[in-house]
RNA sequence: CUAGGGGGCUGGGCGGCCGCGGCUCACGCAAGUGAGGCGAGGAAAGUCCGGGCUCCACGGAACGACGGUGCCGGGUAACGCCCGGCCAGGGGUUCGCCCCUGAGGGACAGUGCCACAGAAAGCAUACCGCCCGGCUUAGGCCGGGUAAGGUCGAAAGGGUGCGGCAAGAGCGCACCGCGUCGCUGGCAACAGUGGCGGCACGGCAAACCCCACCGGGUGCAAGACCGAAUAGGGGCGGCAUAUGGGCCUGUUCCGGCUCGUCGCCCGGGUUGGUCGCUUGAGGCAUGGGGCAACCCAUGUCCUAGAAGAAUGGUCGCCCAGGCGCCGCCAGGCGCUGGACAGAACCCGGCUUACAGGUCCCCUAGCAUU
Numbered sequence: 001c002u003a004g005g006g007g008g009c010u011g012g013g014c015g016g017c018c019g020c021g022g023c024u025c026a027c028g029c030a031a032g033u034g035a036g037g038c039g040a041g042g043a044a045a046g047u048c049c050g051g052g053c054u055c056c057a058c059g060g061a062a063c064g065a066c067g068g069u070g071c072c073g074g075g076u077a078a079c080g081c082c083c084g085g086c087c088a089g090g091g092g093u094u095c096g097c098c099c100c101u102g103a104g105g106g107a108c109a110g111u112g113c114c115a116c117a118g119a120a121a122g123c124a125u126a127c128c129g130c131c132c133g134g135c136u137u138a139g140g141c142c143g144g145g146u147a148a149g150g151u152c153g154a155a156a157g158g159g160u161g162c163g164g165c166a167a168g169a170g171c172g173c174a175c176c177g178c179g180u181c182g183c184u185g186g187c188a189a190c191a192g193u194g195g196c197g198g199c200a201c202g203g204c205a206a207a208c209c210c211c212a213c214c215g216g217g218u219g220c221a222a223g224a225c226c227g228a229a230u231a232g233g234g235g236c237g238g239c240a241u242a243u244g245g246g247c248c249u250g251u252u253c254c255g256g257c258u259c260g261u262c263g264c265c266c267g268g269g270u271u272g273g274u275c276g277c278u279u280g281a282g283g284c285a286u287g288g289g290g291c292a293a294c295c296c297a298u299g300u301c302c303u304a305g306a307a308g309a310a311u312g313g314u315c316g317c318c319c320a321g322g323c324g325c326c327g328c329c330a331g332g333c334g335c336u337g338g339a340c341a342g343a344a345c346c347c348g349g350c351u352u353a354c355a356g357g358u359c360c361c362c363u364a365g366c367a368u369u
Stems, first nucleotide, its partner, number of pairs: 001365010012318007020039002023036005041340001045351002048349005053219001055217002066215005071085005086104001087102006105210002110208002112204003127150002129146007158176006177199001178197008223275004233266007244259005282301008319338001321336006
């Protein structure tokens, strides 16, 4: 330098004018006016997981149902998150190791499934083949042995080699694998190693299931408080009274139902207002502990809080980047030009979106010293 992999930071700058939402101060009876200061993000997003907070429910414990999590150790308020390790798979290698990925407990507790193909798919099987014997019309056929080879498959009841055999086979042996019992190292997952066993025990639990652990529900439209005019409700007191008023039919009679007004007090609700609301498992700096996640100490800072819901518009200059033209180069000129997105109770994560810039680590190749 090129190619690939992993991770972090950033994601336009300055100024003028106009405007918007809170806060503080001043003026004003008020409406408001003026000044100062503050005003989106790394994801504010999806609302997936874990909490704080809220109200509801709930005497304790055990068991069961349902849902979730699942190698080991650590971090954390907690987690399905993060860090470190183990194991497995993949890639690279200078063979020392390095990088990436991982729903990664249990398959002798039980049940179930293993498509297609294939002879055979779970108390294995025998199509071709190989070997032995018999028959033969010489093409084969029949009986038996076998599972090394072929064939199918994701998977065929250990692998390689030597011996052995009619041909074969853990049939025998060596090594590897597997199982089991110890020993050593490690907190552990696990690793190494020795003895024994010819091998019995295929895979799937993101199938039911078993084991261990965790989990009450609800979501700021949670919830708390204050309460207008007016119209209802209730109580007390004053006045009034039916030969009356209103309704049932337009009128009359008869009949039925019903009751006014004033003052004071009480209670519920609607519109509305206030709180919850942003100071918090908080940010930054320094020092210390730890491989790391993270933790501790000290200092310092306050940094949106709306409710049709603000955080905007425009102009100028500049800076990455892109395109075109000119130039031998250096460079110059013109045009263009900055992604994804937008708080609504708060916090920790995960996931998803993201133009461009920049930094660090790892691997390989090439070049140079």

Predicted 3D model of a 369-nucleotide RNA (Bacterial RNase P class A) from Sphingomonas sp. HDW15A. The organism belongs to Sphingomonas, within Bacteria. Rfam family: Bacterial RNase P class A. Rfam classes the family as a ribozyme. The sequence is in RNAcentral, with records from ENA and Rfam. A source record names the gene rnpB. Its mean pLDDT, the model's own confidence on a scale to 100, is 75. The model forms 97% of the base pairs in the Rfam consensus.